[in-house]
RNA sequence: GGCGGGGUAGCUCAGUCGGUAGAGCAAGCGGCUCAUAAUCGCUGUGUCGUCGGUUCAAGUCCGGCCCCCGCUA
Numbered sequence: 001g002g003c004g005g006g007g008u009a010g011c012u013c014a015g016u017c018g019g020u021a022g023a024g025c026a027a028g029c030g031g032c033u034c035a036u037a038a039u040c041g042c043u044g045u046g047u048c049g050u051c052g053g054u055u056c057a058a059g060u061c062c063g064g065c066c067c068c069c070g071c072u073a
Base pairs, nucleotide, nucleotide: 001072002071003070004069005068006067007066010025011024012023013022019056027043028042029041030040031039049065050064051063052062053061
């Protein structure tokens, strides 16, 4: 250099055919307990890597760029 995969919540990751952004863990608050742990209930605050494009509408489609992983010359 070429090819492929990936970048979404604090962390690990989902997200269908383009149509209200989610789960688990963690965290916070509350119940239970003399108290702690365990357990139960409730709570999401996110420029969906970035800049543009298409569209009534983009995490999703198209183009450029950045970063990570793998393969290859």
The RNA shown here (transfer RNA) has 73 nucleotides and comes from Nocardiopsis alkaliphila YIM 80379. Lineage of the source: Bacteria > Actinomycetota > Actinomycetes > Nocardiopsidaceae > Nocardiopsis alkaliphila. It was read from a public genome assembly. Rfam family: tRNA. Rfam classes the family as a transfer RNA. The prediction has a mean pLDDT of 81.